[in-house]
RNA sequence: GGCGGAGUGGGGCAGCCAGGAGUGCCCGUCGGUCUCAUAAUCCGAAGGUCGCCGGUUCGAAUCCGGCCUCCGCCA
Numbered sequence: 001g002g003c004g005g006a007g008u009g010g011g012g013c014a015g016c017c018a019g020g021a022g023u024g025c026c027c028g029u030c031g032g033u034c035u036c037a038u039a040a041u042c043c044g045a046a047g048g049u050c051g052c053c054g055g056u057u058c059g060a061a062u063c064c065g066g067c068c069u070c071c072g073c074c075a
Stems, first nucleotide, its partner, number of pairs: 001074007010027005020058001029045004051067005
């Protein structure tokens, strides 16, 4: 230098191809439930500029362009 993959709550993922509510799962946190008490169980809640900037669109996590970071392959 070329090609491919990844970036989404505190952590790990799905959702993207085929645009329509920040949609869902596991762990964690907080409150409640239960217990003599703790843990587990069960119920509820908070927590997201969806890597950054721009474009398309009535509408973008999703489509398009550029850039950044990480991983791999080739030279």

Transfer RNA from Planomonospora corallina, 75 nucleotides, folded computationally. Rfam family: tRNA. The family's RNA type in Rfam is transfer RNA.